A computed fold for a 74-nucleotide RNA from Candidatus Iainarchaeum sp., annotated as transfer RNA. It matches the Rfam family "tRNA". By type it is a transfer RNA. Its family is annotated with triplet codon-amino acid adaptor activity in the Gene Ontology.

RNA sequence: GCCCUGGUAGCAAAGCGGCCUACUGCACCACAUUGGUAAUGUGGAGAUCGUGAGUUCAAAUCUCACCCAGGGCU
Repeated sequence: GCCCUGGUAGCAAAGCGGCCUACUGCACCACAUUGGUAAUGUGGAGAUCGUGAGUUCAAAUCUCACCCAGGGCU
């Protein structure tokens, strides 16, 4: 230098054009339960999807550039 894969809440992870306010688990907060914790149950808050631009009536999803991480080739 070129190619491939990935970047989505604090962490992990699904969603690959539209069902409208992005799924789930752990963690976090409140309540219930307990003599008190833990565990368990119920409820709640938290991500406009790496950055920017483009295509489209509509983009996390498609296209382009760049940034970051991992791998491969020379």